[in-house]
Context: one part of a larger RNA
């Protein structure tokens, strides 16, 4: 390589958009590049293979044949593909007319709590713990009531609920914005799908510059515990967490399960929407569009999956013993930390 596979054994890229490239709905007509089918020229010749011939046979020699899968040329077919061309409307996509959402920027506003501050009551503890200690308290702690100051999250509501690609999103208003779902028709009239390379997105930690800092806490100090105890428990307690700008680009970036598209029993909840019945406060059917629980055939080593792990079918990634190793080396990139890209000796 041909393969043969990617939920848990290696192996779906974190996530999208999108260049080239690949595939691509129905139909008219032309074309003949691709196919297909005959001729001709050529594929030297020995080999090979197949009928024979000749040494006693056999190896060996030898005659015809057949193969040479192949190119060029020419004639024909015209079904599928390509290319032009004609129209269509099932894919796509726009328009109008309700819908629902923690979808994303930005300003602004709100209570409860925690701290701390300043004041009033009031007195000897308070705090923690398995039990203490360290710690705070008679310079008045805790505890309790009034005011303030500040800075982070936003409890019920809450839900295999809801948005969003994906990471992620949750207090209230405003304000700009993207997406989806539904219903009836009108319009465009294959505009589609994937997507090497690219670009942008991308949770925590982390890194720059300025700002804020209540709580909470690597690092660190002390106290316990232990045989130690660089831990767990306790007291404290910096970076940090917040905010603006700007890098990092990584995760058990999970559903560990790429994107699309057609098919292929059912039954039970739930969330958006719409018809239609009706006993009209809210019940029942049905149909789309989502999220979830059983399961049929299927399919799996199994466990499971079961509108999808099942039957196809298009494009992309990526695996190919186990350790050396996601390591050394170069190359990109990054202020750095590192990312990526990615091996061999040797080993078993």
């Nucleotide at each position: 390589c041909u393969g043969g596979g990617c939920g848990u054994a290696a192996a779906g890229c974190g996530c999208a958009c999108g260049u080239a490239g690949g595939c691509g709905g129905c139909u008219u007509g032309g074309u003949a590049a691709g196919u297909u089918g005959g001729g001709u020229g050529u594929g030297a010749a020995a080999u090979c293979c197949c009928c024979g011939a000749g040494c006693u046979u056999a190896a060996c020699u030898u005659g015809g044949g057949a193969a040479u899968u192949g190119c060029a040329u020419u004639c024909a077919a015209g079904a599928c593909u390509g290319c032009c061309u004609u129209g269509c409307u099932a894919g796509a996509g726009u328009g109008u007319g309700g819908g629902a959402g923690a979808g994303g920027g930005a300003a602004g506003c709100g209570g409860a709590a925690u701290u701390c501050c300043a004041g009033g009551u009031g007195u000897a503890g308070c705090g923690g713990u398995g039990a203490a200690a360290u710690g705070c308290g008679u310079a008045g702690a805790u505890a309790u009531c009034u005011g303030g100051a500040g800075g982070a999250a936003c409890a019920u509501c809450a839900g295999u609920g809801g948005c969003g690609a994906a990471g992620g999103c949750g207090g209230c208003u405003u304000u700009c914005u993207g997406g989806c779902c539904c219903a009836a028709c009108a319009c465009u009239g294959a505009c589609g799908c994937u997507g090497a390379g690219g670009u942008g997105c991308g949770a925590a930690a982390g890194c720059g510059u300025g700002g804020g800092g209540a709580g909470c806490a690597a690092a660190c100090a002390g106290g316990a515990u232990u045989a130690g105890a660089u831990a767990c428990c306790c007291u404290g307690g910096u970076u940090g967490u917040c905010c603006a700008c700007g890098c990092u680009g990584u995760a058990a970036a999970c559903g560990a399960u790429g994107a699309g598209a057609a098919c292929u029993a059912g039954u039970c909840g739930u969330u958006g929407g719409a018809a239609a019945g009706g006993u009209u406060u809210g019940c029942u059917u049905u149909c789309c569009a989502g999220u979830g629980a059983c399961g049929u055939a299927g399919c799996u080593a199994a466990c499971g999956c079961g509108c999808u792990a099942g039957u196809u079918c298009u494009c992309c990634g990526c695996c190919u013993g186990g350790g050396g190793a996601g390591u050394a080396c170069g190359g990109c990139c990054g202020c750095a930390a590192g990312g990526u890209u990615g091996a061999a000796a040797c080993u078993c």
The prediction has a mean pLDDT of 90. The part of an RNA shown here (small-subunit ribosomal RNA, central domain) has 348 nucleotides and comes from a metagenome. It matches the Rfam family "Bacterial small subunit ribosomal RNA". Rfam links the family to the GO terms structural constituent of ribosome and ribosome.